This is a predicted structure of a 1186-nucleotide part of an RNA (large-subunit ribosomal RNA, half B) from a Candidatus Daviesbacteria bacterium. Its mean pLDDT, the model's own confidence on a scale to 100, is 82. Rfam family: Bacterial large subunit ribosomal RNA. Rfam links the family to the GO terms ribosome and structural constituent of ribosome. The organism belongs to Candidatus Daviesiibacteriota, within Bacteria.
Context: one part of a larger RNA
RNA sequence: CUAUCCUUAAGGAACUCGGCAACAAAAACUGGACGUAAGUUAGCGAGAUGUCCUGUCCCGAUGAAUAAUCGGGAUUGCAACAAAAGACGCUGAGCGACUGUUUAUCUAAAACACAGGUCCCUGCUAAUUCGAAAGAAGAUGUAUAGGGGCUGACACCUGCCCAGUGCCAGUAAUUUAAAAUUUCUUUUGACCCGAUGAAGCAAUUCUGAGGUGAGGAAGGGGUCUAAGAUCUGGUGAACGGCAGCAGUAACUAUAACUGUUCUAUGGUAGCGAAAUUCCUUGUCUGGUGAGUUCAGACCCGCACGAAAGGUAGAACGACUUAGCGACUGUCUUGAGGAUAGACUCGGUGAAAUUGCAAUGGCUGUGAAGAUGCGGCCUUCCCAUACUUGGACAAAAAGACCCCGUGGAGCUUUACUGGAGCUUGACCCUGUUUUGAAAAUUUAAUUGUGUAGCGUAGGAGGGAGAUUCGUCGACAAUGAAACACCUCUCUUUUGAAUUUUUAAGACUAACAGAUUGCCUUAUAAAAACAGGCGUCUGAACAAGGUCUGGCGGACAGUUUAACUGGGGCGGUUUCCUCCAAAAAUGUAACGGAGGAGUACAAAGGUACACUUACCUCGAAAAGAAAUCGAGGUGUUAAGCGUAAAAGUAUAAAGUGUGCUUGACUGCGAGAUAAACCUAUCGAGCAGGUGCGAAAGCAGGUUUUAGUGAUCUCGUGAAGGUUCGUGGGAACCUCACGGCUUAUCGGAUAAAAGUUACCCCGGGGAUAACAGGCUAGUGAUCUCCAACAGUCCACAAGGACGAGAUCGUUCGGCACCUCGAUGUCGGCUCAAGAUAUCCUGGAGGGGAAGUACCUUCCAAGGGUCGGGCUGUUCGCCCGUUAAAAUCUUACGCGAGCUGGGUUCAAACCGUCGUGAGACAGGUUGGACUCUAUCCAGUAUGGGCGUUUUGAUACUUGAGGGGAGUGGUCUCUAGUACGAGAGGACCGAGACGAGGCAACCUCUAGUGUGCCGGUUGUAUGUUGAAUGCAACGCCGGGUAGCUACGUUGCUAUUUGAUAAGUGCUGAAAGCAUCUAAGCACGAAACAAACCCCAAGAUUAGGUAUCUUUAAGACCCCAAGUAGACUACUUGGUUGAUAGGCUCUCAGUGUAAGUGCUGUAAGGUAUUUAGCUUAAGAGUACUAAUGGUC
Repeated sequence: CUAUCCUUAAGGAACUCGGCAACAAAAACUGGACGUAAGUUAGCGAGAUGUCCUGUCCCGAUGAAUAAUCGGGAUUGCAACAAAAGACGCUGAGCGACUGUUUAUCUAAAACACAGGUCCCUGCUAAUUCGAAAGAAGAUGUAUAGGGGCUGACACCUGCCCAGUGCCAGUAAUUUAAAAUUUCUUUUGACCCGAUGAAGCAAUUCUGAGGUGAGGAAGGGGUCUAAGAUCUGGUGAACGGCAGCAGUAACUAUAACUGUUCUAUGGUAGCGAAAUUCCUUGUCUGGUGAGUUCAGACCCGCACGAAAGGUAGAACGACUUAGCGACUGUCUUGAGGAUAGACUCGGUGAAAUUGCAAUGGCUGUGAAGAUGCGGCCUUCCCAUACUUGGACAAAAAGACCCCGUGGAGCUUUACUGGAGCUUGACCCUGUUUUGAAAAUUUAAUUGUGUAGCGUAGGAGGGAGAUUCGUCGACAAUGAAACACCUCUCUUUUGAAUUUUUAAGACUAACAGAUUGCCUUAUAAAAACAGGCGUCUGAACAAGGUCUGGCGGACAGUUUAACUGGGGCGGUUUCCUCCAAAAAUGUAACGGAGGAGUACAAAGGUACACUUACCUCGAAAAGAAAUCGAGGUGUUAAGCGUAAAAGUAUAAAGUGUGCUUGACUGCGAGAUAAACCUAUCGAGCAGGUGCGAAAGCAGGUUUUAGUGAUCUCGUGAAGGUUCGUGGGAACCUCACGGCUUAUCGGAUAAAAGUUACCCCGGGGAUAACAGGCUAGUGAUCUCCAACAGUCCACAAGGACGAGAUCGUUCGGCACCUCGAUGUCGGCUCAAGAUAUCCUGGAGGGGAAGUACCUUCCAAGGGUCGGGCUGUUCGCCCGUUAAAAUCUUACGCGAGCUGGGUUCAAACCGUCGUGAGACAGGUUGGACUCUAUCCAGUAUGGGCGUUUUGAUACUUGAGGGGAGUGGUCUCUAGUACGAGAGGACCGAGACGAGGCAACCUCUAGUGUGCCGGUUGUAUGUUGAAUGCAACGCCGGGUAGCUACGUUGCUAUUUGAUAAGUGCUGAAAGCAUCUAAGCACGAAACAAACCCCAAGAUUAGGUAUCUUUAAGACCCCAAGUAGACUACUUGGUUGAUAGGCUCUCAGUGUAAGUGCUGUAAGGUAUUUAGCUUAAGAGUACUAAUGGUC
């Protein structure tokens, strides 16, 4: 010193984030009587709270009792005693109803669960779930059942919105896949015909231009066609949402009221600065001396609100929060004691760490904080015990931050897929009935403008037809003329065929979870599986292939860079100017602007002309309109557009004429340039326009008006390859398709989140601290307008100017990311002075007291509480004063851990969501051993002379100390009208600080004395063990403070600011220049302590080779971790013992007497007694070395 314990005067939470810890120490066992509030779900609350009793002996009552209970009497002690009884009790609030569950290993909670509520799905081969399937769970269950979501007992309730997103339902129309059907294009090309030519005497054969064009393939279109989507409704205990601006009442204020805009609807009841309120410590009330917390209200709800439930509420809670009582070492403020370590000796014997070490201070320097560099200072060598300020100590390739075309988890209306669900087609797949639709064929039917007999579909033929009734022609009307024949259009109907489709019926596929028999299989019975029947469903379903839709269940990925850290914002290509430093070029998240075109004339050419501005005149007409005249006019104007440059007689400006050079093929040579690109360009060939011609013209006064490669497409009597033809592919040239704008363009196609996080790196880059800087900040100075009655400067001081500091907020990004632990508090402090107090002075708009201001001055001092994590701040009460800063915002290998800043959870807000929030809230691991330096103690060695010692000293040097108040006297004096009220000086008493001590007081006192409970030692007595020393009452020495005593005094020297004397420079004046004198708690002494390793190692006295002296050893303690120190060692009181004393306790044992007994009493102020004092050699201090 640490851990675990015991006790503690007076106070009693003043401690602290917070009564944390402690005030009850194992198991077992564990009292009695009385009495008990609010509230309440009537069960609770409740062991509420609270009060009293408890030993022993005798007697009595009840009783079976020697159990237990009750009554009376007696008796001991400080206390009816150890152990045992919830170390607690009460009052508010929040949250959660409750008992339960949870992050094994930092979070036990307000989180989860829960009974209850509600919504959705599910009719049994159930929904749902697992599985590729078979199969299984659900369930040997059947809607009072099962699954899922939300809420979370009970009570009172649960408002409005269906526009969006979901879900459910509907389906006329639109859109829409595969399949089917039809058509077109391209292509292929079977069969057949077959020109021509060849062979042959011929039959005939070969050739095969051309034609036909089945079938197939590819592509386009049409028809038919499902779900889905569009569409129409419903639905909130589905995801969700639930406004604004004005005006208005007879004080003011406010607004029941009114207007207006928007919306799907505008927040109802209830609650409300709340676990939600930023401002905010809101305001008021209560509690306190003082209340950022707490409670009750208010309502201005940044940003409550009704099953992501709202509001209440008894009981419950290792939950959170506030107060009170009791209690205490939490504290004022510490002290003493016990045990185990630590320390010493003996035994055994690790670890991290370790570039090398001969490892100091200050100051400077320096990759910006040095044991190792410079300077100065300090320092003999070596150990032991301690303390932790430093070694940017150790430990862990920083978890924060940034970076990586790193990773992973999670999310979604990111991208691309995708299980699953769902849709249709075809197959498995058969029979039949009745409808519907479409197409084709057939038979019928239909056709009204006017005129015309009148209901003229159109075209052609036609003068007759006839069933003998007539009808036509003719005539008339009209655009068209009727009879009859043929063909045909439109409307409607019937039939047949084909196709499609709807609703039924059937049984034989197919399906089945039906049951009878057989078998399994038997002593008897029986399950699963299997077989044969029966029954049910049924061409559906299931399954297979193709196909449309939905589709974070799942998967793979993407989610830019620059950046005075990153994010947010901004930017990313091109043009012009400045910056840019007179060639070119030149950066920044430097300062200013533009472009992503336009024009068939705004191009070419020939010819012609001159602007802007000003003055005068002139209808409307004005400062400016158009007209005329004049003047000056190198450029002010104009040149499509930004700016710059350029440009006025050969204008590039403004007109007119004619026109297309806004040409084709090329291009010497240059500019620019990493490359890719880009720019200028005479001249040649061809053909062209204008001009009389020379000539000019390959767009525009110039510089912006843009996009590589791949790929696709278009054009070109172009080219190449494949035996030929066809056809296709490719090449060349010219074009077209990119806000590929992150503009040298990663893909055709891409967003978020991580506090659950991980890896690799970075001090290339942030947060802390240091460094540099000094805008900001702080302090000071100068100038002096003003104000101060007058008067700039007693005090104040604008507009301005200049310094200093390195305490604020910043800037920079220099050390540190293979780790420099971060706020506040505690503990311990060191320094600065720009001084808060105390000390000394000057001035005052200083009468005194008090005060203001300035100068000197850092010796000492500089409070206790309430609230809050707070620093700060506000408040209460004091004070001489309650100073400002620095020291890694001093100090976490010293402590704490309340805040911040991991993982859990809640609220508000934001987000579709995962999640997020310098917003709030509850909870939440701080690492035993010190090597070096440094520091505090304690030792050893050697040196200090040339003999060795014992005592006593000097003091170079260092350290400590250094404070202040109140009262009395002087004196109610000086001063003052009074009220009030001193300086200077003298004294007394406190406070604070420090030291020593233990006589007193007080604490402790575990080897002292006594009392007493349980139990054990067989019983009784006595004496003991254990129970915290069992508990309790006292207490010696020692150690302590709460006790006592002392000091913090005084003086001197030299000074500061300041005050003076004499006194010139400068005949005066002047404290100064020479000279002289005062002047402060500061400085140096004086006072106390250390001190000759003061290597400068000092001095004095005495002893000493005739041995001085010292050491080992032994007995010890006034000393002490060890060592050291001190005393003693037989010529001895050093320790023990013994005797006595002091002192403590409080009257022993034994015996007698007495009482029924517990007990009392006498012997007896006894007995016992540790550490104290005195005496006494009984025991032990023997024996050695130099």